[in-house]
RNA sequence: GUAUGACAAAGGCACACUUGUCGAAAGGCAGGGUCGCAAAACUACCGGUCUAAGGGAUUUUCCUAGGACAGCGGGGUCGCCAGC
Numbered sequence: 001g002u003a004u005g006a007c008a009a010a011g012g013c014a015c016a017c018u019u020g021u022c023g024a025a026a027g028g029c030a031g032g033g034u035c036g037c038a039a040a041a042c043u044a045c046c047g048g049u050c051u052a053a054g055g056g057a058u059u060u061u062c063c064u065a066g067g068a069c070a071g072c073g074g075g076g077u078c079g080c081c082a083g084c
Base pairs, nucleotide, nucleotide: 001084002083004082005081012037013036017032018031019030020029021028022027035071041077042076043075045074046073047072048069049068050067054064055063056062057061
């Protein structure tokens, strides 16, 4: 430098669930927890998905993101050890 991960080693994160809290909700944050992850580190640029307070309509229903998801995928940035 590469981003290859077979053998390792040191570690790291924390699905579901749960407690508290913020939020209209999706979901976020903190504690417990530990399904899994070689980027499950960061980033909302692109696609996709979720929610619908507010707004709209053909109004007991439907539509809509300026809200959200990085553990849905792509892109960008940083990066441990080993290999090359």